[in-house]
Context: one part of a larger RNA
RNA sequence: UCCAGCGAGUUAUUGGCAUGUGCAAGCUUAAGUCAUCUGACGGAGGCGAAGUGAAAGCGAGGCUGAAUAGGCCGAUUAGUACAUGUUAAUAGACCCGAAACCGGGUGACCUAACCAUGAGCAGGUUGAAGCGCGGGUAAAGCCGCGUGGAGGACCGAACCAGGGCGAGUUGCAAAACGCUUGGAUGACUUGUGGUUAGAGGUGAAAUGCCAAUCGAACCCGGAGAUAGCUGGUUCUCCUCGAAAUAGCUUUAGGGCUAGCGUCGUACGGUAGCAAGUAGGGGUAGAGCUCUGUUUCGGACUGGGGGUCGCAAGAUUACCCACCCUUGAUAAACUACGAAUACUACUUGUGGAACUACGGCAGUUAGAACGUGGGGGCUAAGCUCCACGCUCAAAAGGGAAACAGCCCAGAUCGCCAGCUAAGGUCCCUAAAUAUAUACUCAGUGGGAAACGAGGUGAGGUUUCAUAAACAGCGAGGAUGUUGGCUUAGAAGCAGCCAUUCAUUUAAAGAGUGCGUAACAGCUCACUCGUCAAGAGACCUUGCGCGGAAAAUGUAACGGGGCUUAAGUAUAUUACCGAAGCUGCGAACUUUCUAGAUUUAUCUAGGGAGUGGUAGAGGAGCGUUGAUAUUGCAGUGAAGGUGUGCUGGUAAGGCAUGCUGGAGCGGUAUCAAGUGAGAAUGCUGGA
Numbered sequence: 001u002c003c004a005g006c007g008a009g010u011u012a013u014u015g016g017c018a019u020g021u022g023c024a025a026g027c028u029u030a031a032g033u034c035a036u037c038u039g040a041c042g043g044a045g046g047c048g049a050a051g052u053g054a055a056a057g058c059g060a061g062g063c064u065g066a067a068u069a070g071g072c073c074g075a076u077u078a079g080u081a082c083a084u085g086u087u088a089a090u091a092g093a094c095c096c097g098a099a100a101c102c103g104g105g106u107g108a109c110c111u112a113a114c115c116a117u118g119a120g121c122a123g124g125u126u127g128a129a130g131c132g133c134g135g136g137u138a139a140a141g142c143c144g145c146g147u148g149g150a151g152g153a154c155c156g157a158a159c160c161a162g163g164g165c166g167a168g169u170u171g172c173a174a175a176a177c178g179c180u181u182g183g184a185u186g187a188c189u190u191g192u193g194g195u196u197a198g199a200g201g202u203g204a205a206a207u208g209c210c211a212a213u214c215g216a217a218c219c220c221g222g223a224g225a226u227a228g229c230u231g232g233u234u235c236u237c238c239u240c241g242a243a244a245u246a247g248c249u250u251u252a253g254g255g256c257u258a259g260c261g262u263c264g265u266a267c268g269g270u271a272g273c274a275a276g277u278a279g280g281g282g283u284a285g286a287g288c289u290c291u292g293u294u295u296c297g298g299a300c301u302g303g304g305g306g307u308c309g310c311a312a313g314a315u316u317a318c319c320c321a322c323c324c325u326u327g328a329u330a331a332a333c334u335a336c337g338a339a340u341a342c343u344a345c346u347u348g349u350g351g352a353a354c355u356a357c358g359g360c361a362g363u364u365a366g367a368a369c370g371u372g373g374g375g376g377c378u379a380a381g382c383u384c385c386a387c388g389c390u391c392a393a394a395a396g397g398g399a400a401a402c403a404g405c406c407c408a409g410a411u412c413g414c415c416a417g418c419u420a421a422g423g424u425c426c427c428u429a430a431a432u433a434u435a436u437a438c439u440c441a442g443u444g445g446g447a448a449a450c451g452a453g454g455u456g457a458g459g460u461u462u463c464a465u466a467a468a469c470a471g472c473g474a475g476g477a478u479g480u481u482g483g484c485u486u487a488g489a490a491g492c493a494g495c496c497a498u499u500c501a502u503u504u505a506a507a508g509a510g511u512g513c514g515u516a517a518c519a520g521c522u523c524a525c526u527c528g529u530c531a532a533g534a535g536a537c538c539u540u541g542c543g544c545g546g547a548a549a550a551u552g553u554a555a556c557g558g559g560g561c562u563u564a565a566g567u568a569u570a571u572u573a574c575c576g577a578a579g580c581u582g583c584g585a586a587c588u589u590u591c592u593a594g595a596u597u598u599a600u601c602u603a604g605g606g607a608g609u610g611g612u613a614g615a616g617g618a619g620c621g622u623u624g625a626u627a628u629u630g631c632a633g634u635g636a637a638g639g640u641g642u643g644c645u646g647g648u649a650a651g652g653c654a655u656g657c658u659g660g661a662g663c664g665g666u667a668u669c670a671a672g673u674g675a676g677a678a679u680g681c682u683g684g685a
Stems, first nucleotide, its partner, number of pairs: 001685006011091013026047003032041003051058002061073004094232002097229001101222006112196009121186001123155003126151001130147006159183003163180004198214001200210003207216001235619006245258005259363002261360006270353001272349008285336001286334002291330003297324002301321004305316004366391002369388007396407003411585004416581003422575003425559003431572001433571006444561001450545002454542010471529005477502003482496003508523001512521002586609010620674001622671010638658008
């Protein structure tokens, strides 16, 4: 991992509700007794037929109250017993699962400490005290040489330990092995026997050790502890179909009530929708009267400050307020003010989608997207509200792929048709469609501020056959080096200005370069030549630059595409889905008609049939019981194949082989009643 078997809403009691049956103003027995194929008896008791009040009590009324008022609870009939279903409560209460708690025992053959009694420590080194002898001394101390053999002394086997490295790490081993290392006469090591026990012991102390178990051992019991937590929970079909919100919660991943679902009963122009009419509002917008913020200009009114003055007062390139005027701004501004939304009524439409009551739920982690907002950085696949939509619980087509985007809601079948979104060169179904333009950037097929004689369209304006614009040939002068300044300043450092005047076709008291200053080059301006358009600005379409990332093109799905297969506008075809239509079939529900025989069938019409949690309905199968009826050695069950099914499914029937002894149908009843999942359990491979 697979296969087979086992494996989870049960039972009891007491209530609620529904359905059925019996009896009915009544219904019914319990314990028990007698009988015994199941019945009879038993009326104690229970529920109901009257309520109300705290109660005395009163009573179709009662209570409160001073009340004959008002208010509150009642009266104007239906119950009860049993059965079945469903649900609640109490019990282990759908199943498995803790860590723990408590009680009673068992453990010191491991290990910790201690007690008693034994045992062990090769060899070598060092050489304490003491003692002896000698020297020395008054005598000692003292010195030397010997002797001696001390030490938690030294080196190092056994023994004990386990510091380092390797290797081992499904091992030789649930701690071993190799090399190396520490202690090795001691607080040493060790044998045997004994003592200390879990709310405890022992501990040279590490929460260490107490039998591979230790922040409290192990075994059995309380015990099916509890688990608002995780996992699992077994056949089929049909109808409907949610929620992820509010309030409260030692509450936030749990509950209770409401909301939303379903089933039943009642209600019969209800809900919804549309139109009309009547409403209130203070949002969007707008506005600036008010409350705040704020701009330009003005007038000068008041106050403060400065200056002058002894003072009166005067004055002010300072400040504030007020006034007039211009222009703004606001969620907590409003002299205004929508669209929607909401409410009521009327009319129309609308056939239950409404509302009330009752049974049963699930949900209370939501997500993206669009819109209006708050928070944040007008950040987030961010967060919090509101309105909508999809997913959740929705498959199909499109978006290359892609829960939440676009189209569209799958009962089933068809080798039929039409369309939606989106597409029509090839991959790939359908236009290498039509018309007119644009784009040259592979823009299309990623990106901003900003930049640019890219190019198309529209507009405004100036010049131009009295010759423009560009080019070319010429001129571009004189007073004058204007005045001032300056070392110098001559068109060209700077300042000044009736920047003037003259000669002219025209020529600035000078546009730029240049010189120390001049000089020089050039421009404006003018003539000639040439010959027809030339310049400036605004709006706009499409492009260009700006443009750097990590495996490999890699920012069209790919190929590839340039009067496109790109972009814009317009048009006509076609393709394209489980959408719609056609044909056939099934089911649900409703209406009509007819059969029947009291809940069914047949025919026709209408509406419908995606679905998680969940509610409701109808069935299939397994085991057994009762009654009845069948099969079987001429082969039961079981196993394994095949065929049929005018079964919708769970399934059913027939038959071959195997197998070798029991097994079915019908009706009713009762359940140890259905397996793929639980790191399920047992066995096997």